[in-house]
Context: one part of a larger RNA
RNA sequence: CUGGGCGUAAAGCGCGCGUAGGUGGCAUACUAAGUUAGAUGUGAAAUCCCGGGGCUUAACCUCGGAACUGCAUCUAAAACUGGUAAGCUAGAGUACUAGAGAGGAAAGUAGAAUUCUUAGUGUAGCGGUGGAAUGCGUAGAUAUUGUGAAGAAUACCAAUGGCGAAGGCAGCUUCCUGGUUCUGUACUGACACUGAGGUGCGAAAGCGUGGGUAGCGAACAGGAUUAGAUACCCUGGUAGUCCACGCCGUAAACGAUGACAACUAGCUGUUGGGAGACAAGAUCUCUCAGUGGCGCAGCUAACGCUUUAAGUUGUCCGCCUGGGGAGUACGGCCGCAAGGUUAAAACUC
Numbered sequence: 001c002u003g004g005g006c007g008u009a010a011a012g013c014g015c016g017c018g019u020a021g022g023u024g025g026c027a028u029a030c031u032a033a034g035u036u037a038g039a040u041g042u043g044a045a046a047u048c049c050c051g052g053g054g055c056u057u058a059a060c061c062u063c064g065g066a067a068c069u070g071c072a073u074c075u076a077a078a079a080c081u082g083g084u085a086a087g088c089u090a091g092a093g094u095a096c097u098a099g100a101g102a103g104g105a106a107a108g109u110a111g112a113a114u115u116c117u118u119a120g121u122g123u124a125g126c127g128g129u130g131g132a133a134u135g136c137g138u139a140g141a142u143a144u145u146g147u148g149a150a151g152a153a154u155a156c157c158a159a160u161g162g163c164g165a166a167g168g169c170a171g172c173u174u175c176c177u178g179g180u181u182c183u184g185u186a187c188u189g190a191c192a193c194u195g196a197g198g199u200g201c202g203a204a205a206g207c208g209u210g211g212g213u214a215g216c217g218a219a220c221a222g223g224a225u226u227a228g229a230u231a232c233c234c235u236g237g238u239a240g241u242c243c244a245c246g247c248c249g250u251a252a253a254c255g256a257u258g259a260c261a262a263c264u265a266g267c268u269g270u271u272g273g274g275a276g277a278c279a280a281g282a283u284c285u286c287u288c289a290g291u292g293g294c295g296c297a298g299c300u301a302a303c304g305c306u307u308u309a310a311g312u313u314g315u316c317c318g319c320c321u322g323g324g325g326a327g328u329a330c331g332g333c334c335g336c337a338a339g340g341u342u343a344a345a346a347c348u349c
Base pairs, nucleotide, nucleotide: 004320005319006318007303008302012317014201015200016199017198021194022193023192025088026087028085029084030083031082033081034080035077036076037075038074039073040072041071042070049065050064051063052062053061054060091191092188093187094186095185096184098181099180103177104176106174107173108172109171110154114150115149116148118146119145120144121143125136126135162169163168206247207246208245209244210243211242215241216240220236221235222234223233258316259315260314261313262312263311266294267293268292269291270290271289272288273287274286275285276284277283278281298305299304322349323348324347331342332341333340334339
């Protein structure tokens, strides 16, 4: 290289956009680069193969043939691939009319709760636990009522509900804005798919500068528990959690399942559209786009998957090749750092 794989055994990049490249719908004409056929030339000799011959045989030597699967030129063919020209509308897209939505960004605002402040009532406990203690409280706590302040998060609705490429997104209102779906018509006319590099987004934690800090709460302190207890439990509590701007670039970033397209029994729930039927409803049927539960064929080592495939196929990309050493060392690149990314070997079983 051929070949085999990637849900759980090693293996799908965390997710987009997109360059090169690879691949690409229907139909006509031309072309002849690929392709196919034939011819000519060449493809040294030796070697290899076949048939003879010579050493007593063989190895070896030698003669003839075949072969040298290649290359070049010429001629011919035109189905397929490519190219050129002019087309088509089933892929893709655009416009118009409607629809749903925690999609994103900014600003404003609401009510519970919590903590604190202050004032009143009120008196000896409160709190906490398996049980306690540390802690708080006669300088008046806990409880309760009124007032005020602050920050953070949005009960019910709420749902194998919705939206988003993924990360993720939830009170309400306004403004700006992305994507998407259905029905019908018109238009463009293959404009498509994938995507090495590249580039952007990317939970939490962490980092830088400045703010903010109610609750929670790494570290830390104390009290318990215990043989010990650098823990689990309790009382406190700093970073952090929040905001703005800038970094970091990783997660069991998971459906542990790359993207796109086509095909392959059904049943049932649900979300958003459209159409039809009648008995006009809390109805039924069909259909498109999602999202769940079962299930045939098929697949699978089994578990299971099953029109949302892990079935049957095609195109493109990524990745795997025994365990440990090791996602480490060295080097490169990136980062303020933490570290990230790329990524071995010796040795050993």

Model confidence (mean pLDDT): 90 of 100. This is a predicted structure of a 349-nucleotide part of an RNA (small-subunit ribosomal RNA, central domain) from an uncultured bacterium. Rfam family: Bacterial small subunit ribosomal RNA. Rfam links the family to the GO terms ribosome and structural constituent of ribosome. RNAcentral holds the full RNA, with entries from ENA, Greengenes and SILVA.